[in-house]
């Protein structure tokens, strides 16, 4: 340095509930733990999702697209980092 233990010290926080923001995907605060060795950070590539857009309509809604946006707990990539068993 790679690597990842029935080690040690810790860390993060899914679903759900709640308050708020946003057209929306989703995000933020509090509660809560499914899990995570980067479940720290970055939207560079791919994927997925979203309509203030378009078409249809019985005006309830259905469908198409994704400029722009979201997702890092979808994958890859970049970057930083605790510990020290085995190899």
């Nucleotide at each position: 340095u790679g690597c990842g233990a029935u080690a040690a010290a810790g860390g993060c926080a899914a679903a759900c509930c709640u308050a708020g923001u946003g057209u929306g995907a989703a995000c933020u605060g509090g509660g809560g733990a499914c899990g995570c060795a980067a479940a720290g950070c970055c939207a560079c590539g791919g994927g997925u999702c979203u309509a203030c857009a378009c078409c249809u309509u019985u005006a309830g809604a259905g469908g198409u697209u994704a400029a722009a946006g979201a997702u890092a707990g979808c994958c890859g990539g970049g970057u930083u980092a605790c510990c020290g068993a085995a190899c």